[in-house]
RNA sequence: ACGAUCCCCACUGGAGAGAGGCGGCACACCACACGUGAUGCCGUCCACCGAAGGAGCAAACCGCAGUUUGCGCACCGUUUGUGUGCAGCAAGCCCGGCGAAUCUCUCAGGUAAAGCGGACAGCGGGGGCAAA
Numbered sequence: 001a002c003g004a005u006c007c008c009c010a011c012u013g014g015a016g017a018g019a020g021g022c023g024g025c026a027c028a029c030c031a032c033a034c035g036u037g038a039u040g041c042c043g044u045c046c047a048c049c050g051a052a053g054g055a056g057c058a059a060a061c062c063g064c065a066g067u068u069u070g071c072g073c074a075c076c077g078u079u080u081g082u083g084u085g086c087a088g089c090a091a092g093c094c095c096g097g098c099g100a101a102u103c104u105c106u107c108a109g110g111u112a113a114a115g116c117g118g119a120c121a122g123c124g125g126g127g128g129c130a131a132a
């Protein structure tokens, strides 16, 4: 200096699942009212969704003690062995660490259209660690 992964901003695209029940308040309609409303808000109950966020884990890798097996070494034996031991190496099992998601959970969030949100993707701009 370039600067992947990464971070920020803008634009575009972006799924799923109850127009649920009950209660209260407001508003509208109605002669007051009763009542009605696919209206708004709050509370509660059940059902459901997964793509804000959050949580869980596979292999690989790492580690320690234990256990099993093999090798090695030592000892006993001379009947050359299903022998004993470890102070070593390797592998497996067990235990622990680290460890991903669009998988799983459904805490949170969400469940007509619109709106909001939305993992992720594309394009553009900005920031910036490391290596070559």
Base pairs, nucleotide, nucleotide: 006127007126008125009124011122012121013120018046020045021044022043023042024041025040026039027037028036029035047111048110049109053107054105055104056103061097062096063095066093067092068091069090070089071088072086073085074084075083076081
Record summary:
Glycine riboswitch aptamer from Rhodoferax sp. AJA081-3, 132 nucleotides, folded computationally. The coordinates come from a structure-prediction model, not an experiment, and the mean pLDDT is 76. Its Rfam family is "Glycine riboswitch aptamer". Rfam describes the family as follows. This family represents the bacterial glycine riboswitch.